[in-house]
Context: one part of a larger RNA
RNA sequence: CGUUGGAAAGUUGAGGGGAGCGGACUCUAGUACGAGAGGACCGAGUCGGACGAUCCGCUCGUGUCCCGGCUGUGGCGCCAGCUGCAACGCCGGGUAGCGAUGAUUGGCUGUGAUAACCGCUGAAUGCAUCUAAGUGGGAAGCACGCCCCAAGAUGAACUUUCCCGAGGCCUUGAGCCUCCUAAAGGGCCGUCAGAGACUAUGACGUCGAUAGGCCGCACGUGGACGUGGAGCAAUCCAUUUCGAGCGCAGCGGUCCUAAUCGCCCGUGUGG
Numbered sequence: 001c002g003u004u005g006g007a008a009a010g011u012u013g014a015g016g017g018g019a020g021c022g023g024a025c026u027c028u029a030g031u032a033c034g035a036g037a038g039g040a041c042c043g044a045g046u047c048g049g050a051c052g053a054u055c056c057g058c059u060c061g062u063g064u065c066c067c068g069g070c071u072g073u074g075g076c077g078c079c080a081g082c083u084g085c086a087a088c089g090c091c092g093g094g095u096a097g098c099g100a101u102g103a104u105u106g107g108c109u110g111u112g113a114u115a116a117c118c119g120c121u122g123a124a125u126g127c128a129u130c131u132a133a134g135u136g137g138g139a140a141g142c143a144c145g146c147c148c149c150a151a152g153a154u155g156a157a158c159u160u161u162c163c164c165g166a167g168g169c170c171u172u173g174a175g176c177c178u179c180c181u182a183a184a185g186g187g188c189c190g191u192c193a194g195a196g197a198c199u200a201u202g203a204c205g206u207c208g209a210u211a212g213g214c215c216g217c218a219c220g221u222g223g224a225c226g227u228g229g230a231g232c233a234a235u236c237c238a239u240u241u242c243g244a245g246c247g248c249a250g251c252g253g254u255c256c257u258a259a260u261c262g263c264c265c266g267u268g269u270g271g
Stems, first nucleotide, its partner, number of pairs: 001152001005163007015149004021049001023047005033038001051106005059100004066093005071086006110144003117137004164270001165179005170173001180268001185265004189205005210258003213254005219247003226239005
């Protein structure tokens, strides 16, 4: 822009894409078969592999500053305590998120038409012949069935709901003029994340918990500073292992801060 008024939702499915794997073991059954050795079809069940999708409760990884430890060298006047730099200085752990090595799950069953092939009936050709008329079976393949996209499917589909005026002129034309009006809805703008390169999508904007702050909880780290005590001291003990102190992204609560005030598009019953 179109889809012949505008708008918000919900559908149909033409068409397209994805998936489609295979193994071992057990039973049937040491049965059928076979002199024996060996050893099934059909059917029923169990468990792995690889691959795909989803997820983070468990396990594991990351987690650049969440906690702690350690070294060197500077700084805060000194001690103590903090802090800068040294690949995050190095090391031990680790929330959310993300991930796999972790968890869950999928391939199935079935229907139809068929291929090779196997048939029935059956002439041409008194026999025979699956084929010429007619008719049945038959594959991991084909069309469905499962999952996803999908009406720009210009053949532009369907359903529901919402919204929208009066007067006048003649030359009667997709004609012109006046007044009133600006709907439903959408956007701009702002706070954001289950979204994200941008855009888009989604949540919220005081009739408010959208983000930050604060408070609480969960979780992480692992016992803070200070003070008291013991020891010559390094250090240890208590306060504080019945969990201190400090904490990013987690879960809640709370209008303290910021989402203020507003503006624009979109018209008037539709060739």
The part of an RNA shown here (large-subunit ribosomal RNA, domain VI) has 271 nucleotides and comes from a freshwater sediment metagenome. The coordinates come from a structure-prediction model, not an experiment, and the mean pLDDT is 88. Its Rfam family is "Bacterial large subunit ribosomal RNA". The RNAcentral record of the full RNA draws on SILVA.